[in-house]
């Protein structure tokens, strides 16, 4: 240099399936009374689109929770750029502009892990998640230093996973 095999952590990463909370007495829909054409562009549309109020009625997705079940892993993952792009929003409808962002794909561009706090941002959320920061704590190497014969260990300070450790050539 290659192969190959592990280790962090009982709060390590992700994925599925269950359950359960929440969405939500919300929306779609019927009555009833009131109003009276809204737009980025064209049409359609008053034989009333949309809207407010009030009365019936009543759902679901995305997300989540505990740590149940099970599956794949240790750049696990996650974030960012770039390309391609579903649903959807876009006044009611259609036509197209435009917003939008599941999802693949490509980059060693950023982060060794997880936790609390603070601010942003998504979200119905006090859930969660994502991204900045600060603050201990961990795990791994360097460099000082003490115990110490070595090995281990302590205690200080820096780095970063393109790292550490083993075992082969």
């Nucleotide at each position: 240099u290659g192969a190959u095999a592990g280790a962090g952590g009982c709060u390590g990463c992700g994925g599925u399936c269950a359950c359960c909370a929440a969405g939500a007495g919300u929306a779609g829909c019927c009555c009833g009374c009131c109003u009276g054409a809204c737009g980025c562009a064209g049409g359609c549309c008053a034989u009333g689109c949309g809207g407010a109020c009030g009365g019936g009625g009543g759902a679901a997705a995305g997300g989540g929770g505990g740590g149940g079940a099970u599956c794949g892993c240790c750049g696990a993952g996650g974030a960012g750029c770039g390309g391609a792009g579903a649903a959807g929003a876009g006044c009611g409808c259609c036509u197209g502009a435009u917003c939008g962002g599941a999802u693949c794909c490509g980059c060693g561009u950023c982060c060794g892990g997880g936790g609390c706090u603070g601010c942003g941002g998504a979200g119905a959320a006090u859930a969660u998640c994502c991204g900045c920061a600060g603050c201990a704590c961990u795990g791994u190497c360097g460099c000082c230093u003490c115990c110490c014969g070595c090995a281990g260990g302590g205690g200080g300070c820096g780095g970063a996973g393109a790292g550490c450790u083993g075992u082969c050539a």

Predicted 3D model of a 169-nucleotide RNA (Lysine riboswitch aptamer) from a bovine gut metagenome. Its Rfam family is "Lysine riboswitch aptamer". About the family: Riboswitches are metabolite binding domains within certain messenger RNAs that serve as precision sensors for their corresponding targets. Its family is annotated with lysine biosynthetic process in the Gene Ontology. Model confidence (mean pLDDT): 78 of 100.